[in-house]
């Protein structure tokens, strides 16, 4: 000084599934709206769990490992969130 890789931050993109039923409270002239509780249905791309394609190694074991799966959590108008991708930036280790 530095490719790849890892972590953080900023910006942009970012799906799915009932704004269903009952009840209570508040607002309201009414229609309705918001929130709490209960019921049933549903989604999966925060997180978490599981199997394991697979990865490392001569092989085995150990370790890592999914947008596959479970739906605990989370979510089912909008907002927020959102794996992941793009781009920029700060930091870290190391091959060379």
């Nucleotide at each position: 000084a530095c490719a790849u890789c890892c972590c953080g931050c900023a910006c942009g993109g970012g799906a799915g599934a009932g704004u269903c039923c009952c009840u209570c409270u508040g607002c309201c002239a009414c229609c309705g709206c918001a929130g709490g509780g209960g019921g049933c249905g549903c989604c999966g791309a925060a997180g978490g769990g599981g199997c394991a394609a697979u990865u490392c190694c001569u092989c085995c074991c150990c370790g890592g490992a999914a947008c596959c799966u479970c739906u605990c959590a989370g979510g089912c108008c909008a907002c927020c969130g959102g794996a992941c991708c793009g781009c920029g930036u700060g930091g870290g280790c190391c091959a060379g």